The part of an RNA shown here (small-subunit ribosomal RNA, central domain) has 346 nucleotides and comes from an uncultured bacterium. The RNAcentral record of the full RNA draws on ENA, Greengenes and SILVA.

[in-house]
Context: one part of a larger RNA
RNA sequence: CUGGGUUUAAAGGGUGCGUAGGUGGGUCUGUAAGUCCGUGGUGAAAUCUCCGAGCUUAACUUGGAAACUGCCAUGGAUACUAUAGGUCUUGAAUACUGUGGAGGUCAGCGGAAUAUGUCAUGUAGCGGUGAAAUGCUUAGAUAUGACAUAGAACACCAAUUGCGAAGGCAGCUGGCUACACAAAUAUUGAUACUGAGGCACGAAAGCGUGGGGAUCAAACAGGAUUAGAUACCCUGGUAGUCCACGCCCUAAACUAUGGAUACUCGACAUACGCGAUACACUGUGUGUGUCUGAGCGAAAGCAUUAAGUAUCCCACCUGGGAAGUACGAUCGCAAGAUUGAAACUC
Numbered sequence: 001c002u003g004g005g006u007u008u009a010a011a012g013g014g015u016g017c018g019u020a021g022g023u024g025g026g027u028c029u030g031u032a033a034g035u036c037c038g039u040g041g042u043g044a045a046a047u048c049u050c051c052g053a054g055c056u057u058a059a060c061u062u063g064g065a066a067a068c069u070g071c072c073a074u075g076g077a078u079a080c081u082a083u084a085g086g087u088c089u090u091g092a093a094u095a096c097u098g099u100g101g102a103g104g105u106c107a108g109c110g111g112a113a114u115a116u117g118u119c120a121u122g123u124a125g126c127g128g129u130g131a132a133a134u135g136c137u138u139a140g141a142u143a144u145g146a147c148a149u150a151g152a153a154c155a156c157c158a159a160u161u162g163c164g165a166a167g168g169c170a171g172c173u174g175g176c177u178a179c180a181c182a183a184a185u186a187u188u189g190a191u192a193c194u195g196a197g198g199c200a201c202g203a204a205a206g207c208g209u210g211g212g213g214a215u216c217a218a219a220c221a222g223g224a225u226u227a228g229a230u231a232c233c234c235u236g237g238u239a240g241u242c243c244a245c246g247c248c249c250u251a252a253a254c255u256a257u258g259g260a261u262a263c264u265c266g267a268c269a270u271a272c273g274c275g276a277u278a279c280a281c282u283g284u285g286u287g288u289g290u291c292u293g294a295g296c297g298a299a300a301g302c303a304u305u306a307a308g309u310a311u312c313c314c315a316c317c318u319g320g321g322a323a324g325u326a327c328g329a330u331c332g333c334a335a336g337a338u339u340g341a342a343a344c345u346c
Stems, first nucleotide, its partner, number of pairs: 004317003007300002012314001014201004021194003025088007033081002035077008049065006091191001092188004097182004103177007110154001114150008125136002162169002206247006216240001220236004258313006266291010295302002319346003328339004
């Protein structure tokens, strides 16, 4: 290379946008590059293959044929691909009318809880645990009530719910903004799919500067437990958790399942539309789920949201360890990230 794979055995990029490239709907006409056919030339000899000949045979030597599957030129063919031009509407997109939602972003507002403070009532405990102790408390705690302040998160609704490319998104209201879907028309007329590099986004933790600091809480301190206890439990508690701006770029970033298109039995539930009817069902579309058949699968299982049947494009895998390490390079303030071996060993 051919070939085989990627839910769980090694293997789907964290996600999108998109460049090059690859691939690409119906129909008509031209061209004839690929493709197919014919002819001519060339394709050294040796080698290989076949049929012979010569050394007693064989190896070996040698004659002939075939082959050299290629290249060049030329004459044709035109189904397919390509290419040039025309045309079409079903792929794709746009407009119009609606609908939907925790989609994004900015601002304002709200109540419960928590903590703290002040005042009041009130008196000896509170707190915590398996049991305790550290801790708080007669300088009046805990508890109860009133008021004030602060920061963070939004109970119920809440769901196998919804939205988003993924990460993710949940109190209420408003501004700005993106999206999906449905139903009918109208418009463009293949404008499409994928996508190496590239660009953008990317939980938590972490980093820088400046704020903020209620709760919780790495580190740390103390009390317990224990043979020990650098833990699990308890009392405290700093970074952090929150905001703005700038970095970091990784996760079991999981559906461990890349994207697109087409086709392939059914049943039930549910979210949001549209249509017909009229109070109970039904048709249809896009999502979200459960079960099951063919088929697939090593099995578990998947099963119109495929892991089925096919096509296109990308990414990735090739025994375990050494190792996601070393070295080099790129990026980063750093932490580190990305790329990524070998010796050796089983």
Overview:
The coordinates come from a structure-prediction model, not an experiment, and the mean pLDDT is 87.